[in-house]
RNA sequence: UAUGAAAAAGGCAAAGCUUCCGAAAGGAAGCGGCGCAAAACUAGAGGGUCUAAGUCCGGUACAGGAUAUGAUAGCCAGUUGCCAUAA
Numbered sequence: 001u002a003u004g005a006a007a008a009a010g011g012c013a014a015a016g017c018u019u020c021c022g023a024a025a026g027g028a029a030g031c032g033g034c035g036c037a038a039a040a041c042u043a044g045a046g047g048g049u050c051u052a053a054g055u056c057c058g059g060u061a062c063a064g065g066a067u068a069u070g071a072u073a074g075c076c077a078g079u080u081g082c083c084a085u086a087a
Stems, first nucleotide, its partner, number of pairs: 001086004011036002016031006034074001040079003046076002048072003054067004
């Protein structure tokens, strides 16, 4: 510097269940282990996706529609790095 086929030190932890936080999406802790070579970090200034408390439209009201300032890094992306192999 390149690669992640095999191996391996160490590591992370999906769904589900319990408790808690949240309007929701979702998040935290415990159990769990689907998987992961970045499943580490970045969600103020790349794209996507989810939600709609508040606001706006509508309306007598309800229903309905729009919207991120909310969420997601285990969607892509960006940044940094471990181990192994090869040169």